[in-house]
RNA sequence: CCCUUAUUCAGAGUGAUGGAGAUACAAAGGAUCUGUGAAGUCACGGCAACCCCUUAUAGGAAGGUGCCAACCUGAGCGAGUAAUCGAGCAAUAAGAG
Numbered sequence: 001c002c003c004u005u006a007u008u009c010a011g012a013g014u015g016a017u018g019g020a021g022a023u024a025c026a027a028a029g030g031a032u033c034u035g036u037g038a039a040g041u042c043a044c045g046g047c048a049a050c051c052c053c054u055u056a057u058a059g060g061a062a063g064g065u066g067c068c069a070a071c072c073u074g075a076g077c078g079a080g081u082a083a084u085c086g087a088g089c090a091a092u093a094a095g096a097g
Base pairs, nucleotide, nucleotide: 001097003095004094005093006092007091008090013044014043015042016041017040021033022032023031028073029072030071045068046067047066049065050064051063052060053059054058077086078085079084
């Protein structure tokens, strides 16, 4: 990088640095967080989704990833009379190549 499967519920932050952006997405619209300091980086702390560990309907956090400010509507494509469903796109994990 690509493929398959599962999930996209919940949970968990402070400091330093930095200095204007950020809130995954496909037009568009609206909303929100942010100089009372965005993204990013570092330190420490934490969460427990997958792997994992244990005395295993539960618990844990040593280890591998991941995560810890702030989201809705929704065009388009396929099926369907319609309601609606699905694919696609994106993120994370495990496995395969």